[in-house]
RNA sequence: GAACCUGUAGCUCAACGGUGAGAGCGCACGCUUGAUAAGCGUGAGGCUAGGAGUUCAAGUCUCUUCAGGUUCA
Numbered sequence: 001g002a003a004c005c006u007g008u009a010g011c012u013c014a015a016c017g018g019u020g021a022g023a024g025c026g027c028a029c030g031c032u033u034g035a036u037a038a039g040c041g042u043g044a045g046g047c048u049a050g051g052a053g054u055u056c057a058a059g060u061c062u063c064u065u066c067a068g069g070u071u072c073a
Base pairs, nucleotide, nucleotide: 001072002071003070004069005068006067007066010025011024012023013022018056027043028042029041030040031039049065050064051063052062053061
């Protein structure tokens, strides 16, 4: 320098273009216990990396910027 992949909760990851974006772990509170752990329940926590476009509708499609990674030179 070129091509490609990835970016969603604190972490690891889901989500056919279709209208309140979820799960596991973690966190807070409660139940349970003599007390812990385990278990069970409830809850908080997201402007889906930034910007623009297409569409009635975008996490999803297109372009661009940024960050990370892989391969080639």